[in-house]
Context: one part of a larger RNA
RNA sequence: CUCUCGUUAAGGAACUCGGCAAAUUACCCCCGUAACUUCGGGAGAAGGGGGCCCGGCCGCAGCCGCGGCCGGGGGCACUACAGCGGCCCAAGCGACUGUUUACCAAAAACACAGGUCCCUGCGAAGUCGUAAGACGCCGUAUAGGGGCUGACGCCUGCCCGGUGCUGGAAGGUUAAGGUGAGGGGUGCAAGCUCCGACCCGAAGCCCCAGUCAACGGCGGCCGUAACUAUAACGGUCCUAAGGUAGCGAAAUUCCUUGUCGGGUAAGUUCCGACCCGCACGAAAGGCGUAACGACUUGGGCACUGUCUCAACGAGAGACUCG
Numbered sequence: 001c002u003c004u005c006g007u008u009a010a011g012g013a014a015c016u017c018g019g020c021a022a023a024u025u026a027c028c029c030c031c032g033u034a035a036c037u038u039c040g041g042g043a044g045a046a047g048g049g050g051g052c053c054c055g056g057c058c059g060c061a062g063c064c065g066c067g068g069c070c071g072g073g074g075g076c077a078c079u080a081c082a083g084c085g086g087c088c089c090a091a092g093c094g095a096c097u098g099u100u101u102a103c104c105a106a107a108a109a110c111a112c113a114g115g116u117c118c119c120u121g122c123g124a125a126g127u128c129g130u131a132a133g134a135c136g137c138c139g140u141a142u143a144g145g146g147g148c149u150g151a152c153g154c155c156u157g158c159c160c161g162g163u164g165c166u167g168g169a170a171g172g173u174u175a176a177g178g179u180g181a182g183g184g185g186u187g188c189a190a191g192c193u194c195c196g197a198c199c200c201g202a203a204g205c206c207c208c209a210g211u212c213a214a215c216g217g218c219g220g221c222c223g224u225a226a227c228u229a230u231a232a233c234g235g236u237c238c239u240a241a242g243g244u245a246g247c248g249a250a251a252u253u254c255c256u257u258g259u260c261g262g263g264u265a266a267g268u269u270c271c272g273a274c275c276c277g278c279a280c281g282a283a284a285g286g287c288g289u290a291a292c293g294a295c296u297u298g299g300g301c302a303c304u305g306u307c308u309c310a311a312c313g314a315g316a317g318a319c320u321c322g
Stems, first nucleotide, its partner, number of pairs: 001317008010308002014306001019303001027051005036041001038151001052073009074078001086301007093293002098110002114149007126135003152288004157218003162215002164211005171206003177200002182195005219237005246280001247277001258274005
């Protein structure tokens, strides 16, 4: 010097990306417990008090026994060893218990009950297989398959022009095939052979409708109010229709450390607002939400060798000899 461990004056997060690590807390009994809430919860909230041994008295009791009151005693210390929750406030995401990258990721990712759409009438649809056959299912639309969303609460606007899907006994286009006007080759001919217009010919496409919890989309410029500023209002161009509710510098905001407020002596983070949304927005769901989380972010109490700033001790190495 390295590793593992123990203790530490005063201070107590000043450390650091970040309290990482460590420390605190810890068991049982009694008292006592807030906001919020889906009335279950939140709760072991938080925060307090007690706990050993001896003697006496008392209550309950069928038994093991359970409990109370009074007095006394010892120690630094009585859950005397070991083992054994630190807590609170606020925000984001995901409702929740679960699942996952066997060996760098456990999560806000996946799943999930619930919602919704589509397909499927049974030798079902779908899936595996060349097939036979099998699963689906010894099930039958309260069933089975597929897509999206993801408890619950309040909701889920406008656009069907393009693409998709569904429907449409008309019309247009259209293959094989049918028909065969007309024509070619050959032959004396009968014939054989070849080409072939019109017309009749499916699905598909065109066409006509419907459909967005189908793929998707949801504007620009100019002017205007008796301070200024702003524009309820007007004009004009374009579109299939021009983003409703709610939310908003956000897991989304470039400019940006936006501006104001809160918290700090001091705050690119955090919380509450504002709205100029570069480039939120309604099942690739929108906004809330009690409970839950080895998730993420900010703050506080307690506690500490994280630190100011290091010291001492124990064990194992390193080093020397062997």